[in-house]
A computed fold for a 73-nucleotide RNA from a Gammaproteobacteria bacterium, annotated as transfer RNA. It matches the Rfam family "tRNA". Its family is annotated with triplet codon-amino acid adaptor activity in the Gene Ontology. The family's RNA type in Rfam is transfer RNA. The coordinates come from a structure-prediction model, not an experiment, and the mean pLDDT is 82. The sequence was found in a public genome assembly.
RNA sequence: GCCGGUUUAGCUCAGUCGGUAGAGCAACUGCCUUGUAAGCAGUAGGUCACCAGUUCGAUUCCGGUAACCGGCA
Repeated sequence: GCCGGUUUAGCUCAGUCGGUAGAGCAACUGCCUUGUAAGCAGUAGGUCACCAGUUCGAUUCCGGUAACCGGCA
């Protein structure tokens, strides 16, 4: 330099061939317990990496950028 992959909650990851974004763990609150842990119930937490485009509507499609990973040279 060229090619490919990944980027979504604090962490690990789903997701939708375009229509209000989810799980587990973690956090917080309550119940239970003499107390802690465990268990049960609930709550909060997201500009879906960034920029632009298409569209009535984009996490999803097109183009570009960035970071990381891999291959080739």